[in-house]
The RNA shown here (SAM riboswitch aptamer (S box leader)) has 99 nucleotides and comes from Salinicoccus sediminis.
Its mean pLDDT, the model's own confidence on a scale to 100, is 85.
The sequence is in RNAcentral, with records from MGnify.
């Protein structure tokens, strides 16, 4: 820089109080055991490989990634709805992954 981000996929060991990226506000997970780490298992076609092919599709073999909740939600701007609280949509910012 480009693409994608409402899909998908967990058991065991170890550990012992935090975790969900950061600020703030919510909401949620957690001694019926958080994070980190290890083992095994799984998900996923981004790149490579392979197979078929006209487009393109298929395939976890390789390189990564991932396995609570939409990237958990909001935050900034605009539009619309609403008497208020607030809600919906679009875009952005930040972030993650791949090339």
């Nucleotide at each position: 820089u480009u693409a994608u981000c409402c899909a998908g996929a967990g058991a065991g060991g170890c550990g012992g109080a935090g975790g969900g990226a950061a600020c703030u506000g919510g909401c949620c997970c957690g001694g019926u055991g958080a994070a980190a780490c290890c083992u095994c298992g799984g998900c996923a076609g981004c790149a490579g490989g392979u197979c078929a092919g006209a487009a393109u599709g298929a395939u976890a073999c390789u390189g990564u990634g991932c396995c609570a909740a939409a990237u958990c939600c909001a935050u900034c701007a605009g539009a619309c709805c609403g008497u208020c609280c607030g809600g919906u949509c679009u875009g952005g910012a930040a972030g993650a992954u791949a090339a």